Predicted 3D model of RNase P RNA and transfer RNA as a complex of 437 nucleotides. It holds a member of the Rfam family "Bacterial RNase P class A".

């Protein structure tokens, strides 16, 4: 170079006019103004209310080891099987085997396997034979079904066969060493232990519940007119919790329905598990230390628009030893704060770095 | 902003335990029935289970991720 595979970075820039949103300021004007995903909202926090949340139970989620973290059902760094892919890699799974279920159709039979089919033995037949029917067993080679058929392939053995012996092979489990923090790994050793798939229970761990429309505070406004239910301390009913208990407010009232009334301001709401640069320690996820820095805050909702230039990419046209240069035209993604963070998923033109595969060609 | 529930015939709604060919109601085509309609009766069409991967021998149903579409909180 050409086709990949991973793992990271950026994802326009500059000038000018004009306007928009916050601050300051009396004005003039001056400063500041999106994202890697601000998205879904899928987890996990912080913060708020409930008793700064308590028992129990049911219900849900996870489930390999070891680390990270504020916390996770995230995330690195292994392990083991399996699956794809020539490969580089990708993707899924893993508790506990104690014990219980399930496998439609089709097949005789889906796990105490005998429908063709071998085989003994018995008995009947006449065509007396390596017959041919019956019956009483044996018996997983062989055959067809099916996603799976009782570990394979050879020998031995049998009546016919079988892990029935036996030799190699794959699985599996005991013991023991050795490595390793462990998952597990290697080696030896010993048992003929040997179908596939999935669920249930069971085990260990977590999670009270409800979101910033939480929640406080100030202002406007109005009617408890009406109907039902239960109660009045022997305790109705509330406390945003599936049940049950405790807790704990608790009264001439408490809930339902149904009616009236407000639809405005504040604050939570912008200094943080903050950002950037060095730095420690770790294979990394992270983290330790220092030193700069202040960086959106709207409420129907700002962050724009138009001109000019550069810069990439196409496409066209001339040109050159060459995709070399020259012009002209078009394109420049997805998208878009609303309490704040960490993840994950998802969307994304086009640019570059790094590490690695694959056939080829040159040198 | 935030919290849910949901997609199956032309509508409205069933299914599930993964399993052979997805049903029901009312519409719709046909036939019968009447002098004609209509009701009642008989037979028949109609289906990308919203999408797109996965798991599985198999997927409408499990699981994950997109899309619509309801409803609820000041």
């Nucleotide at each position: 170079g050409c086709a990949g595979u991973u793992g990271g970075u950026c994802g326009u820039u500059c000038u000018g006019u004009c306007g928009c949103u916050c601050g300051u300021g009396a004005a003039a004007a001056c400063g500041u103004g999106a994202g890697g995903a601000a998205a879904g909202u899928c987890c996990g926090g912080a913060c708020a209310a409930c008793a700064a949340a308590g028992a129990g139970c049911a219900a849900c989620g996870c489930a390999u080891u070891u680390c990270c973290u504020a916390a996770c059902g995230g995330g690195a760094a292994g392990a083991u099987a399996c699956u794809u892919g020539u490969g580089a890699a990708a993707g899924u799974a893993u508790a506990u085997c104690a014990g219980c279920g399930a496998a439609g159709a089709a097949g005789a039979a889906a796990a105490u396997a005998a429908c063709c089919g071998c085989c003994u033995c018995a008995a009947a037949a006449c065509u007396u034979g390596u017959u041919u029917u019956u019956g009483c067993g044996g018996u997983a080679a062989g055959g067809g079904u099916g996603a799976g058929a009782a570990g394979g392939u050879g020998a031995g053995g049998u009546a016919a066969g079988a892990g029935c012996u036996c030799a190699c092979c794959g699985g599996a489990a005991u013991u023991g060493u050795a490595a390793g923090c462990a998952a597990u790994u290697a080696c030896a050793u010993u048992u003929g232990c040997c179908g596939u798939u999935c669920g249930c229970c069971u085990u260990g761990c977590g999670u009270g519940u409800u979101g910033c429309a939480a929640u406080u505070c100030c202002a406007u406004g109005u009617a408890c007119a009406c109907c039902g239910a239960u109660g009045c301390u022997u305790g109705a009913g509330g406390g945003c919790u599936g049940c049950u208990c405790g807790c704990u407010c608790g009264a001439a009232a408490u809930c339902g329905g149904g009616g009236g009334g407000u639809a405005g301001g504040a604050a939570g709401c912008a200094a943080g598990a903050g950002u950037c640069g060095a730095u420690u320690u770790g294979u990394g996820a992270a983290u330790u230390u220092c030193g700069a820095c202040c960086c959106a805050g709207a409420u129907a909702a700002a962050u724009g628009a138009c001109a000019g230039a550069a810069u990439u990419u196409c496409g066209g046209a001339a040109u050159u030893a060459a995709u070399u240069u020259u012009c002209c035209g078009a394109a420049a993604a997805c998208a878009g704060a609303a309490u704040c963070c960490g993840g994950c998923u998802u969307a994304c033109a086009g640019a570059c770095c790094g590490a690695c595969u694959g056939a080829c060609u040159u040198u | 902003g935030g919290c849910u529930a949901g997609g199956u015939a032309g509508c409205u709604c069933a299914g599930a335990a993964g399993g052979u060919u997805a049903g029901a109601g009312c519409g719709u085509c046909g036939g019968a029935u009447u002098c004609a309609u209509a009701a009642c009766c008989c037979g028949g069409a109609g289906g990308u289970c919203g999408c797109g991967a996965g798991u599985u021998c198999a997927a409408u149903u499990c699981u994950c991720g997109c899309u619509c579409u309801c409803g609820c909180c000041a």